[in-house]
Transfer RNA from a bacterium, 73 nucleotides, folded computationally. The coordinates come from a structure-prediction model, not an experiment, and the mean pLDDT is 81. Its Rfam family is "tRNA". The family's RNA type in Rfam is transfer RNA. RNAcentral records the identical sequence in 2 taxa. The sequence is in RNAcentral, with records from ENA and MGnify.
RNA sequence: GCUGGCAUGGCUCAGUCGGUAGAGCGCACCCCUCGUAAGGGUGAGGUCACGAGUUCGAUCCUCGUUGCCAGCU
Repeated sequence: GCUGGCAUGGCUCAGUCGGUAGAGCGCACCCCUCGUAAGGGUGAGGUCACGAGUUCGAUCCUCGUUGCCAGCU
């Protein structure tokens, strides 16, 4: 330098042939218990890496940028 993959709550990851995003763990509160753990319930928390384009509408499609990983040279 070229090619490919990945980037989504604090962490690990889903997700939709385009229609206002979920799980587990964690966190807060409550129930249960003499108390703790476990168990159960409720809730908070996300500009879907960034910038453009297409579209009535983009996390998803297209282009570019950045970061990480891998391969090639």